RNA sequence: GUUUGAUAAAGGCAAACCCGCCGAAAGGCGGGGACGCAAAGCCAUGGGUCUAUCGUCACAUGCGAGUGUGGCUACGAUUGCCAGGUUGCCGAA
Numbered sequence: 001g002u003u004u005g006a007u008a009a010a011g012g013c014a015a016a017c018c019c020g021c022c023g024a025a026a027g028g029c030g031g032g033g034a035c036g037c038a039a040a041g042c043c044a045u046g047g048g049u050c051u052a053u054c055g056u057c058a059c060a061u062g063c064g065a066g067u068g069u070g071g072c073u074a075c076g077a078u079u080g081c082c083a084g085g086u087u088g089c090c091g092a093a
Stems, first nucleotide, its partner, number of pairs: 002093004012037002017032006035080001041086003045083003048078003055072007
């Protein structure tokens, strides 16, 4: 340097759930907590998925302004869904 994660050690992260805060929501952050993780370190670049404040369409209602219900929509979210990029601990070959 390349490949790899059987075994071992040092350390790391932290699902569900609970509490607090933020957000329209999805979700995020902090504390507790551990299901798991060898990149569960970092980057929303591609795909997937989730959400729908705004926008838009349909319907209902209304004199009207508007209101309600439903559909669509990412510019929102997710890297602990997958791919890609990038950096890296220990062991083995």
This is a predicted structure of a 93-nucleotide RNA (c-di-GMP-I riboswitch aptamer) from an uncultured Anaerolineales bacterium.
Of the family's consensus pairs, 95% are formed in the model.
It matches the Rfam family "c-di-GMP-I riboswitch aptamer". Rfam's curators write: GEMM was predicted in a large-scale screen for bacterial structured RNA regulatory elements. Rfam links the family to the GO term cyclic-di-GMP binding.